The RNA shown here (transfer RNA) has 73 nucleotides and comes from a bacterium. Rfam family: tRNA. The family's RNA type in Rfam is transfer RNA.

RNA sequence: GCGCCUGUAACUCAUCGGUUAGAGUGUCACCCUUAUAAGGUGAAAGUAGAUGGUUCGAUUCCAUCCAGGCGCA
Repeated sequence: GCGCCUGUAACUCAUCGGUUAGAGUGUCACCCUUAUAAGGUGAAAGUAGAUGGUUCGAUUCCAUCCAGGCGCA
């Protein structure tokens, strides 16, 4: 330099172009316990990497850029 893949909650990941973007782990509060752990209930936490485009409508499709990974030279 070229090609391919990935980027969504603190972490690991879901989500056929259409309702309010969800789950597990973690965090916090409460219950339980003499207390802690385990267990139960609930809550908070997202400009979906960035900027544009297509569309009535984009996390999803397209372009460029950024970051990471793999391969080739």